[in-house]
Context: one part of a larger RNA
């Protein structure tokens, strides 16, 4: 220096564990906002920070109901106080609610400046944004009017996780290039609305038999078909299902609204059955002996692994106000007299599985333009026949889509490099002008019982002693692998 064994440091794997997290069912909810939303900003404590709550009435005030002994939210403790004259806590209502923000009197570099009005005159309070309807009072060029103008009442605005209609609408990509084509009417962008939207009561199919609104799902089928007949695209008749529901256009009516009556479930919560001894052991729930409940042996806690200790848990029981929902009554509002500048035609597009094709049907930029039920559409070019409905007017409940959200139940889901990016002051720290990117980080022990006292050291860091504790090699910590780094002993050189 090498091996080797032993004992340490370091160091974090790994093993238990879970407060977080993913997923899935089933029910609820599906909005909030000018009565100021959603998300902030700055106060709020006996108190330096941050989280949660709250708002100058500030970890809170109030009314009612419920619990029953303690409480004054966490990090986290001190202090000073509340509390069977019922606090704290829960739960249903009210009150309060600075400023910013649609932000609404004017500005403005959000959280900040400057104002007028009215009333009350020291404080303050309430008003004044725009747009659209109604109304009402005015009022130009101009004579009547009209435009404007004021004012009042109503209403709108903004925000939100996907679902959904509508109106514009790429390329990257395939075609092994590359135009039609595809990608795909997708991505984005705009507008609207709802607890679903949208659709919807045949001018629909069929096929000579017949069916009977729409929406979904299976199937028909990768079929008929479209297609540089290339890559692709791609129905629909019928057949099963799923839920089913029809009205109305002037009226004994459809819808919607609003009052008042009845009504089912429904909040906190209450009641909840049944063990005992020995034994090890630091602790019993463990072994062991003997019992016990059971409409309750789901789960969790307690110092190891408890039906019978605790909180539950099956089962009973339980109320307020408010909504919503159904029915009844009553009021009101709002639709609507069978559909002509429509069908159809020509030009051009566009949807339809269908690319202009033999191209029916749909929808219209543009130019035209009927019939009037003795009539008119379609049946996939046209035409005869035959069938079958009967446009140009509304309304409509399930079935079907989604989940910011809540509850409840469950997982051959994850277990701190996993499971959300986040089990911890996490959308924090930090990085960036900015849009935007975004970690790391869990675990003493049953209990802090968290090491009094002492001794080395600097009034240290850090060790030793002494004490707690089952244990301290559980000491700021469970477990403690390897690399990596000493020592110690043996051997070898």
């Nucleotide at each position: 220096a090498g091996c080797a064994u032993u004992u340490g440091g370091u160091g974090a794997a790994u093993g238990c564990c879970u407060u977080g997290g993913c997923g899935u069912a089933u029910g609820a909810a599906g909005g909030c906002g000018a009565u100021g939303a959603a998300g902030g900003a700055c106060g709020u404590g006996a108190u330096a920070g941050g989280c949660u709550g709250c708002g100058u009435u500030a970890a809170g005030c109030u009314g009612c109901g419920g619990u029953u002994a303690g409480c004054u939210g966490c990090c986290a403790a001190u202090a000073a106080g509340c509390a069977u004259u019922g606090a704290u806590c829960c739960g249903c209502g009210g009150a309060u609610u600075u400023c910013c923000g649609a932000a609404u009197g004017g500005g403005g570099a959000a959280a900040c400046c400057c104002a007028c009005c009215a009333c009350a005159u020291u404080a303050g309070u309430g008003g004044u944004a725009u747009c659209c309807u109604u109304a009402a009072c005015u009022g130009a060029a101009u004579a009547c009017a009209u435009a404007g103008g004021u004012u009042a009442a109503g209403g709108a605005a903004g925000c939100a996780a996907a679902c959904c209609c509508g109106g514009g609408g790429a390329a990257g990509u395939g075609a092994a290039a590359c135009a039609u084509c595809u990608c795909a009417g997708u991505a984005c962008c705009c507008g609207g609305a709802g607890g679903a939207a949208a659709g919807g009561a045949c001018a629909u199919c069929a096929a000579c038999c017949g069916a009977g609104a729409c929406u979904c799902c299976c199937u028909u089928a990768g079929u008929a078909g479209c297609g540089g007949c290339g890559a692709g695209c791609g129905a629909a008749c019928g057949g099963g299902g799923a839920c089913c529901a029809g009205g109305c256009c002037a009226g004994u009516g459809g819808u919607c609204c609003u009052a008042c009556g009845a009504u089912a479930a429904g909040a906190a919560c209450u009641a909840g059955a049944a063990u005992a001894g020995u034994c090890u052991g630091g602790a019993a729930a463990g072994a062991c002996u003997a019992g016990c409940c059971a409409a309750a042996g789901u789960g969790g806690g307690u110092g190891a692994u408890a039906g019978c200790c605790c909180c539950g848990u099956a089962u009973a029981g339980g109320u307020a106000g408010a909504a919503a929902g159904u029915c009844g009554u009553a009021g009101g509002a709002u639709c609507c007299u069978c559909g002509a500048g429509u069908a159809g035609g020509g030009c051009g597009g566009g949807a339809c599985a269908c690319g202009u094709g033999a191209a029916a049907u749909c929808c219209u930029g543009u130019c035209u333009g009927a019939a009037c039920a003795u009539g008119g559409g379609g049946g996939g070019a046209c035409c005869a026949u035959c069938c079958u409905c009967c446009a140009a007017g509304c309304c409509u409940a399930a079935g079907u889509a989604c989940u910011c959200u809540c509850a409840u139940a469950c997982g051959a889901c994850c277990g701190a490099u996993a499971g959300u990016g986040a089990a911890c002051a996490a959308g924090u720290a930090c990085c960036g002008u900015g849009a935007g990117g975004g970690a790391a980080a869990g675990g003493u022990g049953a209990a802090a019982a968290g090491a009094a006292c002492c001794c080395c050291g600097a009034u240290a860091a850090g060790g030793g002693g002494a004490g707690u504790g089952a244990a301290a090699c559980a000491g700021a910590c469970c477990u403690g692998a390897a690399a990596c780094c000493g020592a110690a002993u043996g051997c070898u050189u």